RNA sequence: CAUUUAUCCAGAAAGGUGGAGGGUCAGGCCCUGUGAAGCCUUAGCAACCCAUGAAUAUUAAAUUCAGUAGGUGCUAAUUCCUGUUCCGGUGGUCGGAAGAAGAUAAGUU
Numbered sequence: 001c002a003u004u005u006a007u008c009c010a011g012a013a014a015g016g017u018g019g020a021g022g023g024u025c026a027g028g029c030c031c032u033g034u035g036a037a038g039c040c041u042u043a044g045c046a047a048c049c050c051a052u053g054a055a056u057a058u059u060a061a062a063u064u065c066a067g068u069a070g071g072u073g074c075u076a077a078u079u080c081c082u083g084u085u086c087c088g089g090u091g092g093u094c095g096g097a098a099g100a101a102g103a104u105a106a107g108u109u
Base pairs, nucleotide, nucleotide: 002108003107004106005105006104007103008102013042014041015040016039017038021031022030023029025083026082027081028080043075044074045073047072048071049070052066053065054064055063056062079101084098085097086096087095088094
């Protein structure tokens, strides 16, 4: 990089450094010198992995629930909204479902 599965309308900060950008991409709309990104420190949130425990079963395996320390991750706005298809509705262009893409985790090649 590719690929499989799961989740994505909840939750969670402050300081130092840094200096103009950032929110994947496009169009919007937002955040930002009352300091952006990045890096460092401490704190927190809790999605996955996880010692182990319990239940079913009981030779074992398997399934379900909980899940330590820790490993990644995350800490503006529904994945900020829309971006394709279908359905409903309509003065106002709104609502729903499914997809595509993206992010995160675990695994695989």